Context: one part of a larger RNA
RNA sequence: GGAGAAACGCUGGCGGCGUGCCUAACACAUGCAAGUCGCACGCUCUCUGGCUUCGGCCAGAGGGAGUGGCGGACGGGUGAGUAACACGUGGGUAUCUACCCUCAAGUGAGGAAUACCGCCGAGAAAUCGGUGACAAUACCGCAUAUGCUCUCAAACGAGAGCAAAGCUUCGCAAGAGGCGCUUGAGGAGGAGCCUGCGCCCGAUUAGUUAGCUGGUGGGGUAAAGGCCUACCAGGACAAUGAUCGGUAGCUGGUCUGAGAGGAUAAUCAGCCACACUGGGAUUGAGAACGGCCCAGACUCCUACGGGAGGCAGCAGUGAGGAAUUUUCGGCAAUGGGCGCAAGCCUGACCGAGCAACGCCGCGUGCAGGAUGAAGGUCUUCGGAUCGUAAACUGCUUUUAUCGGGGAAGAGUAAGGACGGUACCCGAUGAAUAAGCUCCGGCUAACUACGUGCCAGCAGCCGCGGUAAUACGUAGGGAGCGAGCGUUCUCC
Numbered sequence: 001g002g003a004g005a006a007a008c009g010c011u012g013g014c015g016g017c018g019u020g021c022c023u024a025a026c027a028c029a030u031g032c033a034a035g036u037c038g039c040a041c042g043c044u045c046u047c048u049g050g051c052u053u054c055g056g057c058c059a060g061a062g063g064g065a066g067u068g069g070c071g072g073a074c075g076g077g078u079g080a081g082u083a084a085c086a087c088g089u090g091g092g093u094a095u096c097u098a099c100c101c102u103c104a105a106g107u108g109a110g111g112a113a114u115a116c117c118g119c120c121g122a123g124a125a126a127u128c129g130g131u132g133a134c135a136a137u138a139c140c141g142c143a144u145a146u147g148c149u150c151u152c153a154a155a156c157g158a159g160a161g162c163a164a165a166g167c168u169u170c171g172c173a174a175g176a177g178g179c180g181c182u183u184g185a186g187g188a189g190g191a192g193c194c195u196g197c198g199c200c201c202g203a204u205u206a207g208u209u210a211g212c213u214g215g216u217g218g219g220g221u222a223a224a225g226g227c228c229u230a231c232c233a234g235g236a237c238a239a240u241g242a243u244c245g246g247u248a249g250c251u252g253g254u255c256u257g258a259g260a261g262g263a264u265a266a267u268c269a270g271c272c273a274c275a276c277u278g279g280g281a282u283u284g285a286g287a288a289c290g291g292c293c294c295a296g297a298c299u300c301c302u303a304c305g306g307g308a309g310g311c312a313g314c315a316g317u318g319a320g321g322a323a324u325u326u327u328c329g330g331c332a333a334u335g336g337g338c339g340c341a342a343g344c345c346u347g348a349c350c351g352a353g354c355a356a357c358g359c360c361g362c363g364u365g366c367a368g369g370a371u372g373a374a375g376g377u378c379u380u381c382g383g384a385u386c387g388u389a390a391a392c393u394g395c396u397u398u399u400a401u402c403g404g405g406g407a408a409g410a411g412u413a414a415g416g417a418c419g420g421u422a423c424c425c426g427a428u429g430a431a432u433a434a435g436c437u438c439c440g441g442c443u444a445a446c447u448a449c450g451u452g453c454c455a456g457c458a459g460c461c462g463c464g465g466u467a468a469u470a471c472g473u474a475g476g477g478a479g480c481g482a483g484c485g486u487u488c489u490c491c
Base pairs, nucleotide, nucleotide: 001491002490003489004488006487007486008485009484010483013362014361015360016359017358018357019355020354021320026318027317028316030315031314032313035070036069037068040067041066043064044063045062046061047060048059049058050057051056077274078273079272087198088197089196090195091194092193093192095191096190097189100187101186102185103184104183105182106181107180108142110140111139117132118131119130120129121128122127147162148161149160150159151158152157166179167178168177169176170175200246201245202244207237208236209235212234213233214232215231216230217229218228219227249271250270251269252268253264254263255262256261276296277295278294279293280292298309299308300307301306326352328351329350330349334348335346336345337344338343365395366394367393368392375386376385377384378383400428401427402426403425404424405423409418435480436479437478438477439476440461441460442459446475447474448473449472450471456463457462
């Protein structure tokens, strides 16, 4: 000098774009953050209309919980752990892949349950038990096999095994569509696994290792493999730093530097890991922040028998700290989930609010004006300086205030949170708007008074003990300017 997710002191007019718990991965009140589908299914309630043998039945509209399907594995947060195939980069394959796309083939005939519901019961509650009936795209045989899998086989081939679900629109019907379902082949995107190279400090850490290294048999996985197991052999790693200890998420990037390099890993993007702490499985194509079970710590409810919870989601609270925001608006846009759709949900996101926290832009007037006014300061008492500065005269209106109009963002007739915002027009009037640090040298900028090694200053050298350009105040000056200075960190 540059840079900062900065903080502190003094000061502070506006706008645009960004950024905002770096500390306690500390504890959390409250609300919201993942649902959706009636074009899979039965039941039930309300309203309206019609029919009625007064028991009810039918049609339409709307609501409710439940079975079932898809999604809750994405999106959002955090960086505790991890020195590792975690990450980066280049290869590899013994593998899987819901939804989506392409192609081929099929979608036949049956059965038995169960939730909701009714009845009975237990409990303070959370919730649970018994029993009776009933539905499906829920579940289970059977049939069929374009095909696929396994075994045998050199091959031809042979044997065994494996499917499915319906709903809806138009139509009088026949039939024609739409969304599905099953099997197989391929694709796209995604994921698993292996591997070369790269990847911090310490030797005041020198030896480490028993499933440990390799083989065989077996098991296991979607898949190679000591991944697991039985037996056999005795290997494997290490001064080219094993092991141990410390520290740390990695990268694209970011900062600095002429570069080489050094530092860093906020915001944005990719990957990884984690979700109160530890462990476990279940479901599923895929696994667990707002799923389940067990144990623990903590908090809460309780009728003391027993229960409930997990903000490192968005706001917000306490605590910690030098320090970091609103318990806001909207799904209008983009994107996501479900749905044929209408649509519903979406603290993702889009916006607004707060903060000079950063960068950028604009303004706080412009021109004229010398009895160089008054006043301040200095003075050699002549004057010098603040100083064209002010007053005064003329002008302008960015900004401000008031009034009027008023968007784009919405591919489509309608529909915009932002927003009566941006922007445009008019009126008024210099009006509403300047500070901070420094002035001994480095380093741009000097005098007076006060103080008297005191009070104080200070980045280094150093100032101050009676004329201090170095302390304090004033006048003047220098620098930067809605900022200025200090502190901390990196180059």
Molecule: small-subunit ribosomal RNA, 5' domain
Organism: mine metagenome